The part of an RNA shown here (large-subunit ribosomal RNA, domain VI) has 251 nucleotides and comes from an uncultured Flavobacteriaceae bacterium.
[in-house]
Context: one part of a larger RNA
RNA sequence: CGUUAGAAAUUUGCGUGGAUCUGACUCUAGUACGAGAGGACCGAGUUGGACGAACCUCUGGUGCAUCAGUUGUUCCGCCAGGAGCAUUGCUGAGUAGCUACGUUCGGAAGGGAUAAGCGCUGAAAGCAUAUAAGCGCGAAACCCACCACAAGAUGAGAUUUCUUUAAAGGGUCGUUGGAGAUGACAACGUUGAUAGGUCAUAGGUGUAAAGGCAGUAAUGUCAUAGCCGAGUGAUACUAAUAACCCGUAGG
Numbered sequence: 001c002g003u004u005a006g007a008a009a010u011u012u013g014c015g016u017g018g019a020u021c022u023g024a025c026u027c028u029a030g031u032a033c034g035a036g037a038g039g040a041c042c043g044a045g046u047u048g049g050a051c052g053a054a055c056c057u058c059u060g061g062u063g064c065a066u067c068a069g070u071u072g073u074u075c076c077g078c079c080a081g082g083a084g085c086a087u088u089g090c091u092g093a094g095u096a097g098c099u100a101c102g103u104u105c106g107g108a109a110g111g112g113a114u115a116a117g118c119g120c121u122g123a124a125a126g127c128a129u130a131u132a133a134g135c136g137c138g139a140a141a142c143c144c145a146c147c148a149c150a151a152g153a154u155g156a157g158a159u160u161u162c163u164u165u166a167a168a169g170g171g172u173c174g175u176u177g178g179a180g181a182u183g184a185c186a187a188c189g190u191u192g193a194u195a196g197g198u199c200a201u202a203g204g205u206g207u208a209a210a211g212g213c214a215g216u217a218a219u220g221u222c223a224u225a226g227c228c229g230a231g232u233g234a235u236a237c238u239a240a241u242a243a244c245c246c247g248u249a250g251g
């Protein structure tokens, strides 16, 4: 821009893409078969491999948020306690998030029309013949079915609702993240829990400082402390104010 007024929702599915894999074991059954050796079809179940999707409860990884330990040095007047720099200084842990090595699930069943193949009825050709007329069975292939997209499918579909013009609706703007390069998408904008803050807490780290006590002292203890808390819940304290723009067909 189109879809022939403009919107907001919900849809149909022309069509497109994806998936389509496979082993072992058990039962049937040591049965059918076979002199024996051996040893099934059909059917039922269990458990794997590879591949794929989603997710983070568990097990791990990461985790330049966080907590702790520690070396050198500079600074905070000194001690104590801290801060900066040294690859995040180094080291040990680690929430959220993101992840696989982790967890869950998937390729099941069924239908249609068939291939090779196997048939029924049956003439031409009194027989025979699956074929000439006619009718069946039959495969991971084909068409459905399963998953995702899909009306620019210009063949532009359908349904419902709103508006009748200072309209409905949308945007700018702001607070943001289940989104994200930017647009977009999604949540919210005081009729408010959208983000921050505050309070509490799952959880992380591992027992802060100061002081008391014990010890000559290092140190221990009072103390599951202190600090953090991307998660969860609550709370208008702060910021989402105000305003502007687009939108107006035909009879």
Base pairs, nucleotide, nucleotide: 001152005163006162007161008160009159010158011157015149016148017147018146021049022048023047024046025045026044027043033038051106052105053104054103055102059100060099061098062097066093067092068091069090070089071086072085073084074083075082076081110144111143112142117137118136119135120134169246170245171244172243173189174188175187176186177185194239195238196237197235198234199233200232201231203228204227205226211222212221213220214219
Annotation: Its Rfam family is "Bacterial large subunit ribosomal RNA". Gene Ontology terms of the family: ribosome and structural constituent of ribosome.